[in-house]
Source information:
Predicted 3D model of an 83-nucleotide RNA (c-di-GMP-I-GGC riboswitch aptamer) from a Syntrophomonadaceae bacterium. Of the family's consensus pairs, 89% are formed in the model. It was read from a public genome assembly, where an Rfam model found it. The prediction has a mean pLDDT of 87. NCBI's taxonomy places the organism under Bacteria, Bacillota, Clostridia, Eubacteriales, Syntrophomonadaceae.

RNA sequence: GUACUUAAGGGCAAACCCUUCGAAAGAUGGGGACGCAAAGCCACGGGCCUAAGGAGUUGUCUAUGGUCGCCGGGUUGCCUUAG
Numbered sequence: 001g002u003a004c005u006u007a008a009g010g011g012c013a014a015a016c017c018c019u020u021c022g023a024a025a026g027a028u029g030g031g032g033a034c035g036c037a038a039a040g041c042c043a044c045g046g047g048c049c050u051a052a053g054g055a056g057u058u059g060u061c062u063a064u065g066g067u068c069g070c071c072g073g074g075u076u077g078c079c080u081u082a083g
Stems, first nucleotide, its partner, number of pairs: 004083002011036002016031003020027002034069001040075003044072003047067003053062003
């Protein structure tokens, strides 16, 4: 110096509850922790969710709306006790 495991410090925050926005999915803020080494950032590809509007006309179809804590990709990036 590198890799793995581990200790400590710091970081984020699922479900659920309240709040505001929204047609909905979902998101913001507060509480709360299931988890996370990119669970930081970007909807670029695939997947998934929603269907106001549009199409259709009763079955439904459609993203221009979402999701990066579904996967891939891009980009930036923390600590080092002990083994």